This is a predicted structure of a 74-nucleotide RNA (transfer RNA) from an Anaerolineae bacterium.
Lineage of the source: Bacteria > Bacillati > Chloroflexota > Anaerolineae.
It matches the Rfam family "tRNA". It is annotated as a transfer RNA. From the family's description: Transfer RNA (tRNA) molecules are approximately 80 nucleotides in length.
The sequence is in RNAcentral, with records from ENA.
The coordinates come from a structure-prediction model, not an experiment, and the mean pLDDT is 80.
RNA sequence: GCCCUCGUAGCUCAGACGGACAGAGCAGCAACCUCCUAAGUUGAAGGUCGCAGGUUCGACUCCUGCCGGGGGCA
Numbered sequence: 001g002c003c004c005u006c007g008u009a010g011c012u013c014a015g016a017c018g019g020a021c022a023g024a025g026c027a028g029c030a031a032c033c034u035c036c037u038a039a040g041u042u043g044a045a046g047g048u049c050g051c052a053g054g055u056u057c058g059a060c061u062c063c064u065g066c067c068g069g070g071g072g073c074a
Base pairs, nucleotide, nucleotide: 001073002072003071004070005069006068007067010026011025012024013023019057029043030042031041032040050066051065052064053063054062
């Protein structure tokens, strides 16, 4: 330098076939329970979907460029 792949909540991931509110588990927070803690139960919260453009009535999803991680070729 070229090619492939991944980037979504604090962490691990789903969603990828464009369709309306973006989800789960764990962690953290609050309440209940307990003498207290842990465990358990319940609830709420947490996201510029890596960044910037483009296509479209509509983009996490498609296209282009860039950034970062991993792999391959030279």